[in-house]
RNA sequence: UAAAGAUAAAGGCAAACUUAUCGAAAGAUAAGGGCGCAAAGUCACAGGGUCUAAGGUGUCUGAUGAGCUAUGACAGCCUGGCUGCCACU
Repeated sequence: UAAAGAUAAAGGCAAACUUAUCGAAAGAUAAGGGCGCAAAGUCACAGGGUCUAAGGUGUCUGAUGAGCUAUGACAGCCUGGCUGCCACU
C1' cells in the first nucleotide's frame, strides 16, 4: 500500500417505541431507548429506487373530492464518489 474483518481491545453510531419542537405531509431535530451497524461518516446537483403532494394542473367529477406532478424528503433501499478509527491474519 492492497485485500479481507476476529467470540479481540479502545472508542463510535443508534431502529422500533415514548415525550417535546418544527413541518401540509413524508419526514427532521432534541432527550430517553437499543433493533441493529466496520463506514449506520458524508454526498439527494452521480445513477436507480422509495415516500409525501403544500403549491401547480388546458385531466375526471354536479359537488366534496380524485388523478397527475418535487421544487419536499429517505445515505439504516441498491450501486457509486469522497473521507476515516482499530486491528488477528
This is a predicted structure of an 89-nucleotide RNA (c-di-GMP-I riboswitch aptamer) from a Tepidanaerobacteraceae bacterium.
Rfam family: c-di-GMP-I riboswitch aptamer. Rfam links the family to the GO term cyclic-di-GMP binding.
Lineage of the source: Bacteria > Bacillati > Bacillota > Clostridia > Tepidanaerobacteraceae.
It was read from a public genome assembly, where an Rfam model found it.